[in-house]
């Protein structure tokens, strides 16, 4: 490209997103099954004392130690952090493509991803204690015919 395909099933995969019991609804081949709502394990995250720990940058002034002015907000989830190139374009942001990389993951001579999203001016660590999550997402069942690209080996 073409043409088949049980798939609301089975086997896996990323993640913390799984078990169990009780109800109430619904459906039922009355075995049993969805789904809401409680509770409970197990997992995963914040938040929270003593104790320790506690910016960055420029500028005066001083032997030094330090002072005193300016000025930049901070923090979470998670493997998802920094770089540097390039279009646009007077620079600057911003935004689009690209290379790469700290770190992830998987069927690991490789092949992938390197997002997003939240709190709101506040949370360093942290025992008791106390709050919140249990989500989402993706692969494959098979036939023909075409092509690019790689490895190895001479």
């Nucleotide at each position: 490209g073409u043409c088949a395909a049980c798939a609301u099933a089975a086997a896996g995969c990323c993640g913390a997103a799984u078990c169990g019991c009780c109800c109430g609804c619904c459906a039922u081949c009355c075995g049993u099954g969805g789904c809401a709502g409680g509770c409970g394990a197990g997992c995963g995250g914040g938040g929270a004392a003593c104790c320790c720990g506690a910016a960055g940058u420029g500028g005066u002034c001083g032997a030094c130690a330090g002072a005193c002015c300016g000025u930049u907000g901070g923090g979470g989830c998670g493997a998802a952090u920094c770089g540097c190139c390039g279009g646009a374009a007077g620079c600057u942001c911003a935004u689009c493509g690209g290379c790469g990389u700290a770190g992830c993951g998987c069927c690991a001579a490789g092949c992938g991803c390197g997002a997003g999203c939240c709190c709101g001016u506040c949370a360093g660590c942290u025992a008791a204690c106390u709050c919140c999550g249990c989500a989402g997402g993706c692969u494959u069942c098979g036939a023909c015919c075409g092509a690019a690209g790689g490895a190895g080996a001479a």

About this RNA: This is a predicted structure of a 154-nucleotide RNA (c-di-AMP riboswitch aptamer (ydaO/yuaA leader)) from a Solirubrobacterales bacterium. It was read from a public genome assembly, where an Rfam model found it. The organism belongs to Solirubrobacterales, within Bacteria. The coordinates come from a structure-prediction model, not an experiment, and the mean pLDDT is 76.